[in-house]
RNA sequence: CCCACGAAAAGGCAAACGCCGCGAAAGCGGCGGGCGCAAAGCCACGGGCCUACAGGCUGCCACCCUUCCCCCCGGGGUGGCGCCCAUGGCAGCCGGGCUGCCGAA
Numbered sequence: 001c002c003c004a005c006g007a008a009a010a011g012g013c014a015a016a017c018g019c020c021g022c023g024a025a026a027g028c029g030g031c032g033g034g035c036g037c038a039a040a041g042c043c044a045c046g047g048g049c050c051u052a053c054a055g056g057c058u059g060c061c062a063c064c065c066u067u068c069c070c071c072c073c074g075g076g077g078u079g080g081c082g083c084c085c086a087u088g089g090c091a092g093c094c095g096g097g098c099u100g101c102c103g104a105a
Base pairs, nucleotide, nucleotide: 005103006102012037013036017032018031019030020029021028022027035092041098042097043096045095046094047093048090049089050088055084056083057082059081060080061079062078063077064076065075066074
């Protein structure tokens, strides 16, 4: 000096929760607060997980319009519910990449 490892020391970060703000949401930022973390430092490359504004399905329902009076059928529109879907997010889910303080056994 390097790798592995993680006693000690100096420190570092900051879960839940609360307040304020951003966002459709997931979530993020700031302040407080500490559950914990040897990379709980950074990066969405792989896997996984979360959300669904917009979009799609006309799948169900309702209302409106549609040729002679009404109804039916068909068509169109609007709204509600449902389902699909990241281009959104999670690095304190795992893997991977990069960087890094200290130095006992």